Record summary:
This is a predicted complex of two RNAs, RNase P RNA and transfer RNA, with 443 nucleotides together. It holds a member of the Rfam family "Bacterial RNase P class A". By type it is a ribozyme.
RNA sequence: UGAGUUGGUUGGGCAGUCGCCGGCGUCGUCUUCGUACGAUGCGGGAGGAAAGUCCGGACUUCAUAGGGCAGGGUGGCCGUUAACGGCGGCCCGUCGUGAGGCGGGGAAAGUGCCACAGAGAAUAGACCGCCGGGCGCAAGCUCGGUAAGGGUGAAACGGUGAGGUAAGAGCUCACCAGAUCCGCAGGUGACUGCGGAUGCUCGGUAAACCCCACCCGAAGCAAGACCGAGUAGGGGAGCGAGUGGUCCGCUCUAGGCUCCCGGGUUUGGUCGCUCGAGCCGUCGGGCAACCGACGGCCUAGAUGAAUGGCUGCUGUCCGCACCUCGUGUGCGGGAACAAGAUCCGGCUUACACGCCAACUCAGGCG
RNA sequence: GGCGACGUGGUGAAGUGGUUCAACACGGAGGUCUGCAAAACCUCUAUUCACCGGUUCGAAUCCGGUCGUCGCCUCCA
Numbered sequence: 001u002g003a004g005u006u007g008g009u010u011g012g013g014c015a016g017u018c019g020c021c022g023g024c025g026u027c028g029u030c031u032u033c034g035u036a037c038g039a040u041g042c043g044g045g046a047g048g049a050a051a052g053u054c055c056g057g058a059c060u061u062c063a064u065a066g067g068g069c070a071g072g073g074u075g076g077c078c079g080u081u082a083a084c085g086g087c088g089g090c091c092c093g094u095c096g097u098g099a100g101g102c103g104g105g106g107a108a109a110g111u112g113c114c115a116c117a118g119a120g121a122a123u124a125g126a127c128c129g130c131c132g133g134g135c136g137c138a139a140g141c142u143c144g145g146u147a148a149g150g151g152u153g154a155a156a157c158g159g160u161g162a163g164g165u166a167a168g169a170g171c172u173c174a175c176c177a178g179a180u181c182c183g184c185a186g187g188u189g190a191c192u193g194c195g196g197a198u199g200c201u202c203g204g205u206a207a208a209c210c211c212c213a214c215c216c217g218a219a220g221c222a223a224g225a226c227c228g229a230g231u232a233g234g235g236g237a238g239c240g241a242g243u244g245g246u247c248c249g250c251u252c253u254a255g256g257c258u259c260c261c262g263g264g265u266u267u268g269g270u271c272g273c274u275c276g277a278g279c280c281g282u283c284g285g286g287c288a289a290c291c292g293a294c295g296g297c298c299u300a301g302a303u304g305a306a307u308g309g310c311u312g313c314u315g316u317c318c319g320c321a322c323c324u325c326g327u328g329u330g331c332g333g334g335a336a337c338a339a340g341a342u343c344c345g346g347c348u349u350a351c352a353c354g355c356c357a358a359c360u361c362a363g364g365c366g
Numbered sequence: 367g368g369c370g371a372c373g374u375g376g377u378g379a380a381g382u383g384g385u386u387c388a389a390c391a392c393g394g395a396g397g398u399c400u401g402c403a404a405a406a407c408c409u410c411u412a413u414u415c416a417c418c419g420g421u422u423c424g425a426a427u428c429c430g431g432u433c434g435u436c437g438c439c440u441c442c443a
Base pairs, nucleotide, nucleotide: 001362002361003360004359005358006357007356008355009354012314013313014312015311016310017309018308020045021044023042024041025040026039027038028037029036030034047337051348052347054346055345056344057343058342059220060219061218062217071216072215073214074213075212076090077089078088079087080086091104092103093102094101095100105211106210110209111208112205113204114203127150128149129146130145131144132143133142134141135140158176159175160174161173162172163171177201178200179198180197181196182195183194184193185192186191224271225270226269227268234261235260236259237258238257239256241253242252244250263442264441278297279296280295281294282293283292284291285290316334317333318332319331320330321329322328323326367439368438369437370436371435372434373433376392377391378390393411394410395409396408397407398406416432417431418430419429420428
């Protein structure tokens, strides 16, 4: 210098002015004295994703002895956390020259499926070929052996070489690859290294059923609590309580809870509601995620739902012009994705112009 | 705001348990028939199954993400 990889960050700034939505204060108004109305002052007012609602939790109501079944979810190991399918570190496999990316229980428990093609698709199998026997003058036919070679397919039941044989084959042997079992060593562990035994060679699919381990009660702030107004506190069903009865079925009593029909209001108010697993800074522990200590800060809480418009200066980017060629001056233009609705932790998706850090490969120069 | 379901030719839809060619009906276009039409008959309408990835030999179908459409849930007793 060029080409990349990973992670982080930014999401313009200042001022004026006119508006919008809450809060606090002051003053005024009233047949009404109020959580009213009006005026005025001060202070505050969206995001990195507020989004999708894909996970996890807090909170609330209902349900609930415990445990199991059913259903759903997760899936290498260790850690982290309120919790997670998140995050961090590590392990294994795989792709890449590399920085790095992607994937992750079990197919050697059982069941199912594997179209077409092909002889054969999982208890392997025999179309061509190879070899042997029989027949035949021959071409060839037929019986048997074989699985090395060809062919089919996404996938064909270890590989190379030698021996062996009629031809062949783990049939035997050597080496290589894998599997299972055993031992030793290291590691918390996934796992790794070394040594030994067995010719054991066993297809794929679990985002098919399933098996193993672990986790999960259901619904959601339109949850739910209270007040006001109004109404028939009517009818039905279920559950529960008491009572009569020796007990059960059952009878009766009062009217508790849930649901439905019907009714009322005419879509009302207050709380829940935002101080919280909170944010910022410094220090400490830890490889890190994260945790702890100290100091500082208060940062929307509205409900048909506010956060906008204009102007000036300025930062940044693009274009044009000029010259004293400085990243200079002037003019013009551009700036995304999108916006709270109970609140948090993540993930995912969208995003203009940019910026920073670490690392890799190639080339050049010293 | 919360919860749930769905997306297949122009329209209504079957297929959802994986493998040829994704049915069927209506509609549209052309043709046959007819003097002209209707009806009937024949042919076509060529769907990357909303879109993008993944699993698999193979995806409309299974898994994840995105987009769109529809439905339900608001007060009192």